[in-house]
RNA sequence: GUCGGCCGGGCCGCCGCCUCAGGGCUCGCCCCGGGGAGGAACGUCCGGACACCGCAGGGCACCGUGCUUCCUAACAGGAAGGCGCCCCGCUUCGGCGGGGUGACGGCAGGUGCAACAGAGAACAGACCAGCCGAUGGCGCCGGAUCGUCCGCGAUCCGCGCGCACAGGUGAUGGGUGAAACGGUGGGGUAAGAGCCCACCAGCGCGGCCGGCGACGGUCGCGGCUAGGCAAACCCCACGGGGUGCAAGGCCACGCAGCGUCCGCCCGGGACUCGUCCCGGAAUGGGUGCCCGCCCGAGGACGCGGGUAGGCCGCUCGAGGCCGCCGGCGACGGCGGUCCCAGAUAGAUGGCGGCACAGGCGGCGGGGUGACGCCCGCUGCCGGACAGAAUCCGGCGUACAGGCCGAC
Numbered sequence: 001g002u003c004g005g006c007c008g009g010g011c012c013g014c015c016g017c018c019u020c021a022g023g024g025c026u027c028g029c030c031c032c033g034g035g036g037a038g039g040a041a042c043g044u045c046c047g048g049a050c051a052c053c054g055c056a057g058g059g060c061a062c063c064g065u066g067c068u069u070c071c072u073a074a075c076a077g078g079a080a081g082g083c084g085c086c087c088c089g090c091u092u093c094g095g096c097g098g099g100g101u102g103a104c105g106g107c108a109g110g111u112g113c114a115a116c117a118g119a120g121a122a123c124a125g126a127c128c129a130g131c132c133g134a135u136g137g138c139g140c141c142g143g144a145u146c147g148u149c150c151g152c153g154a155u156c157c158g159c160g161c162g163c164a165c166a167g168g169u170g171a172u173g174g175g176u177g178a179a180a181c182g183g184u185g186g187g188g189u190a191a192g193a194g195c196c197c198a199c200c201a202g203c204g205c206g207g208c209c210g211g212c213g214a215c216g217g218u219c220g221c222g223g224c225u226a227g228g229c230a231a232a233c234c235c236c237a238c239g240g241g242g243u244g245c246a247a248g249g250c251c252a253c254g255c256a257g258c259g260u261c262c263g264c265c266c267g268g269g270a271c272u273c274g275u276c277c278c279g280g281a282a283u284g285g286g287u288g289c290c291c292g293c294c295c296g297a298g299g300a301c302g303c304g305g306g307u308a309g310g311c312c313g314c315u316c317g318a319g320g321c322c323g324c325c326g327g328c329g330a331c332g333g334c335g336g337u338c339c340c341a342g343a344u345a346g347a348u349g350g351c352g353g354c355a356c357a358g359g360c361g362g363c364g365g366g367g368u369g370a371c372g373c374c375c376g377c378u379g380c381c382g383g384a385c386a387g388a389a390u391c392c393g394g395c396g397u398a399c400a401g402g403c404c405g406a407c
Base pairs, nucleotide, nucleotide: 001407002406003405004404005403006402007401010354011353012352013351014350015349017036018035019034020033022031023030024029025028038385042396043395045394046393047392048391049390050244051243052242053241062240063239064238065237066236067081068080069079070078071077082104083102084101085100086099087098088097089096090095105235106234110233111232112229113228127174128173129172130169131168132167135166136165137163138162139161140160141158142157143156144155145154146153147152182200183199184198185197186196187195201225203222204221205220206219207218208217209216210215248312249311250310251309257303258302259301260300261299262298265280266279267278268277269276270275271274284295285294286293287292319338320337321336322335323334324333325332326331356383358381359380360379361378362377363376364375365374366373
């Protein structure tokens, strides 16, 4: 330094807060005893429990997951392993050991994408140097035929020679790029090239052997070489109903609503003449009428839904600790033991003192060539990240300092 695990402040005094059990009374306070944040309570990213709603069954769409086996209530988590890549060590150079890391099914089905650089980027490509120049072109030489003014000219031919003009050559080198279309040898060719052949590497298919499996080993056959990207569409396999404790349930002040009765008012009627019946209703009554002004619009009981508020859900749970057993391990089984926050605008705090890590400085001493360093005394600072809100299992992120183990 890296990785893994553990702790992450201690003691004492005083004053407070929340909650549970017991007791007391003047009934909302007192007494006494117990308990009172975390490894991440955080982010709310996955998975579940629980609750309500939805739902015959199947399919499409959408979303998620994606090497294998196992663990688990479940998971995108964990354990063990396989394969690829990277690093380190050893090496007889064949490999072996250790560590890290990977969303790690499929791009030799289809479609799509690839900046910059570069001649060329998907069945590509000749920019520079090199090789060739078969084919075509130009020139020379030779031959044949025809013509002739006898100098030669035209046409055709040659496994002829030259030029390197068209062109060929993808590996022979350079150059560009993340990536440039197998390696060695031989044949072949004008020169070359998996163009052909042998071996090797790689790939596909099949057999056998080992392994639960991913996969590994080996043999044979094949076409001769297939580029990358699927957290691109897509294909394949598997999985997935929605919303979340402000879920959801119970009680329910007041106001408003509805019903019944009583009362007031208006109109009509009856009679025993101050009572009753029927109907109506604020569009009412009074002031003569309109305007204006004033007055009234009440009370009791009940009903359902439900606001404020209160209670439940609420914390005993896939629970913690210890021991034994099974398993490489994650984990599981058995036994014993313990009860360990439940607030609701949110309690878990404040003050003082004492030591201890740790940091900075000063003085003195030791040591050194000098510094670093060590010892003693002393002054100041001073313990991170953060904080429950239904609960649990993971992941991710933050974290002063200290301890242990491995390399």
A computed fold for a 407-nucleotide RNA from uncultured Rubrivirga sp., annotated as Bacterial RNase P class A. The prediction has a mean pLDDT of 75. It matches the Rfam family "Bacterial RNase P class A". About the family: Ribonuclease P (RNase P) is a ubiquitous endoribonuclease, found in archaea, bacteria and eukarya as well as chloroplasts and mitochondria. It is annotated as a ribozyme. Of the family's consensus pairs, 90% are formed in the model. The source organism's lineage runs through Bacteria, Pseudomonadati, Rhodothermota, Rhodothermia and Rubrivirga. RNAcentral holds the sequence, with entries from MGnify.